Source information
This is a predicted structure of a 350-nucleotide part of an RNA (small-subunit ribosomal RNA, central domain) from a metagenome. The coordinates come from a structure-prediction model, not an experiment, and the mean pLDDT is 89. Its Rfam family is "Bacterial small subunit ribosomal RNA". Gene Ontology terms of the family: structural constituent of ribosome and ribosome. The full RNA is in RNAcentral, with records from SILVA.

[in-house]
Context: one part of a larger RNA
């Protein structure tokens, strides 16, 4: 519970899609709920404030008086907001014409390297650290050549480069689909933003079923160091790490920066459009639009920094925070096979 905040001190949901709400663009005509004026009526008494009396005074007790932000009801204003009706095109949307990209799903297809199998040619070693041993290897290893089998994962190009709401996304070709920009006409007419619940998405770990398994490797095992070594280093090696389908929903799910409008100095780079002038062209200059990066003015910040990609000026809508510790924990309920998630406290304590 107002009020101050939410990059780094608590605090922006992993992200989006959208339900209720909330809140909304120019004119113009209504209407008068909201707003605004006015009058009426109420608004007990005590009390409080003004003026008088009474207890010697006060305190207190008493008389009149004035006030009173609310209700109601009538009458009026019409500028805003609403609510009704008209209408415009800048917001938003749509077609058309062009563009760039590892945006997604699906099959297909090359080559490099690892390993393993077979063969050939060879002979005594490889391997492996700080050093060494475990380990392979005279039953022929490693080397090197030749076949061949099988899986994963795409050197160079490449780039603080692009693409996607985020997660993510890299070889090459196809098919099938999303979302982006540009410039220009045409169309609709405000159709927008934002979003409690809700629903989808969501790395890696992990979990089911059923394949797969080269390489790498939790767990395991031996070898090593060590005082010791349930470790760092070696030699091995299971799950998994690959596909399908189905769970799971979390991560520093990080710009630690919710979304969407608008406005507010400049330079430099880079990425893709559209335009003009040189020029055959490559490619330069200049103007304009969408990204992505430095830098820095004004402004802001407790500073550090942020700075048209704001943390700057403002406005609109959701999240979320209120001293640490207990604790993201018990209890409950809810979702999951399961691990667990999500919500989410007290008591002590300091």
């Nucleotide at each position: 519970u107002u009020g101050g905040g939410c990059g780094u001190a608590a605090a922006g949901c992993g992200c989006a899609c959208g339900u209720a709400g909330g809140u909304g663009g120019g004119u113009u005509u209504g209407u008068a709920a909201g707003u605004c004026g006015g009058a009426u009526g109420u608004a007990a008494a005590a009390g409080c404030c003004c003026u008088g009396g009474g207890c010697u005074c006060a305190a207190c007790c008493u008389g009149g008086g004035a006030g009173g932000u609310g209700c109601a009801u009538c009458c009026g204003a019409a500028a805003c907001u609403g609510c009704a009706g008209a209408u415009c095109u800048u917001g938003a949307a749509u077609g058309c014409u062009u563009g760039a990209g590892a945006g997604g799903u699906u099959g297909g297809u090359g080559g490099a390297a690892u390993u393993c199998c077979a063969g050939g040619u060879g002979u005594a070693g490889g391997a492996g650290u700080g050093a060494a041993a475990u380990c392979c290897g005279u039953a022929g290893a490693g080397a090197u050549c030749u076949g061949g089998a099988g899986g994963a994962a795409g050197a160079c190009c490449g780039g603080a480069g692009g693409c996607g709401a985020a997660g993510g996304c890299g070889g090459c070709c196809a098919a099938c689909u999303g979302g982006c920009a540009a410039u220009g006409c045409a169309u609709u007419g405000a159709c927008a933003c934002u979003g409690a619940g809700g629903u989808g998405c969501g790395a890696a770990a992990g979990c089911g079923u059923g394949g797969g398994g080269a390489g790498c490797a939790a767990a395991c095992a031996g070898g090593a160091u060590u005082a010791g070594a349930u470790a760092c280093c070696c030699u091995g090696g299971u799950a998994g790490u690959c596909c399908a389908c189905g769970c799971c929903g979390u991560a520093a799910a990080c710009u630690a920066u919710g979304g969407a409008u608008a406005c507010u100095a400049g330079g430099u780079g880079u990425u893709u459009g559209g335009g003009a002038a040189g020029u055959u062209a490559a490619c330069c200059u200049c103007c304009u639009g969408a990204g992505u990066a430095c830098u820095g003015a004004a402004g802001c910040u407790a500073a550090c920094g942020c700075a048209u990609a704001a943390a700057g000026u403002a406005u609109c809508c959701c999240g979320c925070c209120u001293g640490g510790g207990g604790a993201g924990u018990a209890c409950g309920g809810u979702c999951g096979c399961a691990a667990g998630g999500c919500u989410a406290a007290a008591a002590c304590u300091c």